[in-house]
This is a predicted structure of a 73-nucleotide RNA (transfer RNA) from Candidatus Iainarchaeum sp. The sequence was found in a public genome assembly. It matches the Rfam family "tRNA". Rfam's curators write: Transfer RNA (tRNA) molecules are approximately 80 nucleotides in length. Their secondary structure includes four short double-helical elements and three loops (D, anti-codon, and T loops). Further hydrogen bonds mediate the characteristic L-shaped molecular structure. tRNAs have two regions of fundamental functional importance: the anti-codon, which is responsible for specific mRNA codon recognition, and the 3' end, to which the tRNAs corresponding amino acid is attached (by aminoacyl-tRNA synthetases). tRNAs cope with the degeneracy of the genetic code in two manners: having more than one tRNA (with a specific anti-codon) for a particular amino acid; and 'wobble' base-pairing, i.e. permitting non-standard base-pairing at the 3rd anti-codon position. Rfam classes the family as a transfer RNA.
RNA sequence: ACCAGCGUAGCUCAGUAGGUAGAGCACGCGACCGAUAAUCGCGAGGUCCGAGGUUCGAUCCCUCGCGCUGGUA
Numbered sequence: 001a002c003c004a005g006c007g008u009a010g011c012u013c014a015g016u017a018g019g020u021a022g023a024g025c026a027c028g029c030g031a032c033c034g035a036u037a038a039u040c041g042c043g044a045g046g047u048c049c050g051a052g053g054u055u056c057g058a059u060c061c062c063u064c065g066c067g068c069u070g071g072u073a
Base pairs, nucleotide, nucleotide: 001072002071003070004069005068006067007066010025011024012023013022019056027043028042029041030040031039049065050064051063052062053061
């Protein structure tokens, strides 16, 4: 330099032939226990990397950036 993949909750990751998003862990509260751990229940937490475009509607499709990873030279 070129090619490909990835970017979604604090972390690890799902997700949808386009209809405003979920799990596990972590966190908070409660139950249980003599108490703790474990376990169980509930809750909070993200306008989905950024900017444009298409569309009635974009996390999803297109373009351009930025970052990470891998490959080729």